The RNA shown here (transfer RNA) has 72 nucleotides and comes from a Deltaproteobacteria bacterium. The prediction has a mean pLDDT of 84. It was read from a public genome assembly. Rfam family: tRNA. It is annotated as a transfer RNA. Its family is annotated with triplet codon-amino acid adaptor activity in the Gene Ontology.
RNA sequence: AGGCGCGUAGCUCAGGGGUAGAGCGCUACCUUGACACGGUAGAGGUCGGCGGUUCGAGACCGCCCGUGCCUA
Numbered sequence: 001a002g003g004c005g006c007g008u009a010g011c012u013c014a015g016g017g018g019u020a021g022a023g024c025g026c027u028a029c030c031u032u033g034a035c036a037c038g039g040u041a042g043a044g045g046u047c048g049g050c051g052g053u054u055c056g057a058g059a060c061c062g063c064c065c066g067u068g069c070c071u072a
Stems, first nucleotide, its partner, number of pairs: 001071007010024004018055001026042005048064005
């Protein structure tokens, strides 16, 4: 320098055009003498950035950034 993949909640990851989700974690309450387990409710997201396409973009296209791998 070129090519390929990945970037979504604190962590691990779904979602492939029509209101953003799960597990774990976190908070409150219930339960216990207390803790753990369990139960109920809840908080937490500029979906890496900027443009484009579209009535509508987390998703499709371009460039950039970050990261992993391959080639030279």